[in-house]
Context: one part of a larger RNA
RNA sequence: CGACGUCGAAGGAACUCGGCAAAAUGCCUCCGUAAGUUCGCGAGAAGGAGGCCCCGUUCCUGGGCAACCAGGGGCGGGGGGCACAGAAAUGGGGGUGGCGACUGUUUACUAAAAACACAGGGCUGUGCGAAGCCGCAAGGCGACGUAUACAGUCUGACGCCUGCCCGGUGCCGGAAGGUUAAAAGGAGGGGUGCAAGCUCCGAAUUGAAGCCCCGGUAAACGGCGGCCGUAACUAUAACGGUCCUAAGGUAGCGAAAUUCCUUGUCGGGUAAGUUCCGACCUGCACGAAUGGCGUAACGACUUCCCCGCUGUCUCCGACGUCGGCUCA
Numbered sequence: 001c002g003a004c005g006u007c008g009a010a011g012g013a014a015c016u017c018g019g020c021a022a023a024a025u026g027c028c029u030c031c032g033u034a035a036g037u038u039c040g041c042g043a044g045a046a047g048g049a050g051g052c053c054c055c056g057u058u059c060c061u062g063g064g065c066a067a068c069c070a071g072g073g074g075c076g077g078g079g080g081g082c083a084c085a086g087a088a089a090u091g092g093g094g095g096u097g098g099c100g101a102c103u104g105u106u107u108a109c110u111a112a113a114a115a116c117a118c119a120g121g122g123c124u125g126u127g128c129g130a131a132g133c134c135g136c137a138a139g140g141c142g143a144c145g146u147a148u149a150c151a152g153u154c155u156g157a158c159g160c161c162u163g164c165c166c167g168g169u170g171c172c173g174g175a176a177g178g179u180u181a182a183a184a185g186g187a188g189g190g191g192u193g194c195a196a197g198c199u200c201c202g203a204a205u206u207g208a209a210g211c212c213c214c215g216g217u218a219a220a221c222g223g224c225g226g227c228c229g230u231a232a233c234u235a236u237a238a239c240g241g242u243c244c245u246a247a248g249g250u251a252g253c254g255a256a257a258u259u260c261c262u263u264g265u266c267g268g269g270u271a272a273g274u275u276c277c278g279a280c281c282u283g284c285a286c287g288a289a290u291g292g293c294g295u296a297a298c299g300a301c302u303u304c305c306c307c308g309c310u311g312u313c314u315c316c317g318a319c320g321u322c323g324g325c326u327c328a
Stems, first nucleotide, its partner, number of pairs: 001323008010314002014312001019309001027051005036041001038157001052079012080084001092307004097302002099299002104116002120155007132141003158294004163224003168221002170217005177212003183206002188201005225243005252286001253283001264280005
C1' cells in the first nucleotide's frame, strides 16, 4: 500500500450521473392501518406494544372413580442481566409521474427491459383428398381434427372509444369492349423445276390468362393543406374570400420515452431546482388496432421527493486476518 472484515466523536447524502456500496428493517402475538379500487385488493400498508425466569390465583380441554397426570388460556406479584425473537437464518418504509395490464420469456459468455409472449379484439383464407407447410415423387404434418375448426396477419387485460380519404398501390368482383402468345387460318408473294411438285415468307379472320376498363374494399399498404381579410381600445377571429386536394387530423392527448427554438411561460416543491409534478398550447415533427386516452393490481424496469439509517461524504483513524513491502 492492497483485499476482506470489525469499530468510530460531531454532522447525516454535504458524496455521487445516481444513496452505488454500506448501514438500518427483519421472527411470533396483540393493537392499529390511508388514498385509490376491477370490491379481489391496496395490507406485513403506515405506526405502536409485548416476548427471559420465579411465585400466587383462576379458567378450559383430554384421561382417571378419585388423588392426580398431560396440554392450553386469563389476572396479580416478584427476580436477574449491557442486552430476554439474547446465536444463526430473517422485509427498510412512504409519496408522485412514465412505460408495460398481470404470472411468464429473452441476447448460453457485456443488454432482463418500456423488447417477446400473453388471455382478449379484428381482418383474411380454408367445405375436407381443406387451406397452409415439408418432399422431385410416393408420402407426411394439418388431424384420426371439420368453420365454436385450422392457417396467415395485425392489435394486445379491462373501461370509454376507434373519425375523414378508394386518387396511387394491393386485394376482391365484373358473361360487354380494347389490347394480347402459341395455335388455327390461309388472301397474296418468293426460291426451284418443262411440269406435277418440293420449299420458304405471309395479310384478313378466329385464339386465354394478364393488362386497360367499370365497380367494391382502409382493424388492406397508406394519406389526412395553403394564402388573404374581418368584431365600437388593443388583441384575437365565431365569420368571409380564394387556390389546391382522393380527403384536408374528429374525439382525446399535448414542451410529451415525441418540442428544434428551450433552462418556453405560469404555478408547486428547495435558501437556491437545465431534472420532477400541475397547467397553458405557438403540436419544428401527437392522434385513434404501425391503435387514441384512462386505469386498480403487478415490476431485480425507469423519473422526482420525503422519513429512517448510515465512513457515501466533511476527513479520515484504529484494530483483526491475508497478501505485498523491508530486514534476516